Glycine riboswitch aptamer from uncultured Agathobacter sp., 83 nucleotides, folded computationally.
Taxonomically the source falls in Agathobacter (Bacteria, Bacillati, Lachnospirales, Lachnospiraceae).
It matches the Rfam family "Glycine riboswitch aptamer". Rfam describes the family as follows. This family represents the bacterial glycine riboswitch.
The prediction has a mean pLDDT of 80.
[in-house]
């Protein structure tokens, strides 16, 4: 990396188009588990003489909501089996 199984939240929202829906155009209201922003009490390297102090470098299901999401179908971090 592939298949196969699980797999959560949140407005089938309101006006127009439309036979309805789904899309698209407008309004506002929400969610975090595709990716994406961000953060250090700690670490771990460097600088000093040491110490304190500085620099830098790094996480997350946290934050942020930009993206994408908000009935089903899609997707979906993660997990388990399998090659």
């Nucleotide at each position: 990396u592939c298949u196969c199984u699980g797999g959560a939240g949140a407005c089938a929202c309101c006006c127009g188009u439309u036979a309805a829906g789904a899309a698209c155009g407008g309004g506002g209201g929400c969610c975090g588990a595709a990716g994406g922003u961000g953060c250090a009490a700690c670490a771990u390297a460097c600088g000093u003489a040491a110490g304190a102090c500085g620099u830098a470098u790094g996480a997350a299901u946290c934050u942020c909501u930009c993206a994408g999401g908000c009935a089903a179908c899609a997707g979906g971090a993660c997990a388990g089996a399998g090659a």